Predicted 3D model of a 95-nucleotide RNA (SAM riboswitch aptamer (S box leader)) from a soil metagenome.
RNA sequence: CAUCGAGAGAGGCUGAGGGAACCGGCCCCGUGAAGCCUCGGCAACCUGCCGCGAGGGCAAGGUGCCAAACCCGGCGGGCUUCGGCCCGAAGGAUG
Repeated sequence: CAUCGAGAGAGGCUGAGGGAACCGGCCCCGUGAAGCCUCGGCAACCUGCCGCGAGGGCAAGGUGCCAAACCCGGCGGGCUUCGGCCCGAAGGAUG
C1' cells in the first nucleotide's frame, strides 16, 4: 500500500478444547476441539505466458486459505419506532 459479506474437506495419528489477545455475547466440539501427517480442493497477491494496452485472458511454480462477515460487539459519528440500523476508526490476518 491492497484486500478481507465470494469460494474451497476427506482420511490417518492423537485426545479436550476451539473461534488471535482481554471483556461481553453467540457458536463449534468425544457423531472427536486444537495440533501433526497424507491426499484433495478454493482463490489468484507474487510468478510465468499471451496481449499495444486495460480494472484483460490462460496456467498454477511460491505464499495463503478450506464453520459462521475478520462470527458479532467494545472506540468515534449519523439515524432511530430505543429493538436496533448504517458509516468510519482501532486492532488483526494475508500478500

It matches the Rfam family "SAM riboswitch aptamer (S box leader)". Rfam describes the family as follows. The SAM riboswitch is found upstream of a number of genes which code for proteins involved in methionine or cysteine biosynthesis in Gram-positive bacteria.